[in-house]
Molecule: transfer RNA
Organism: Clostridiales bacterium
């Protein structure tokens, strides 16, 4: 220098035919129950404008462009 892939709650991931009910799950957090108490277990609950900016569209996590970070391969 060239090519490909990834970036979504604190962490690990799902969601990609763009949609009209909502961005979902597990772990973790918080509260309650249980217990003499803790853990485990059960129930409930909060938390992400989806890496950034711009564009397309009636509508974007999802499509397009540029940029940022990370990984792999080639030279």
């Nucleotide at each position: 220098g060239g090519g490909c892939c990834c970036u979504u709650a604190g962490c690990u991931u799902a969601g990609u035919u763009g949609g009209u009910c909502c961005a979902a799950a597990g772990c973790g957090g918080c509260a309650a129950g249980c217990u003499c108490a803790u853990a485990a277990c059960u129930u409930g609950u909060a938390g992400a404008u989806c890496c950034u900016u711009g564009g397309u569209u009636c509508g974007a996590a999802u499509c397009c462009a540029a940029g940022a970070g990370g990984g792999c391969c080639c030279a």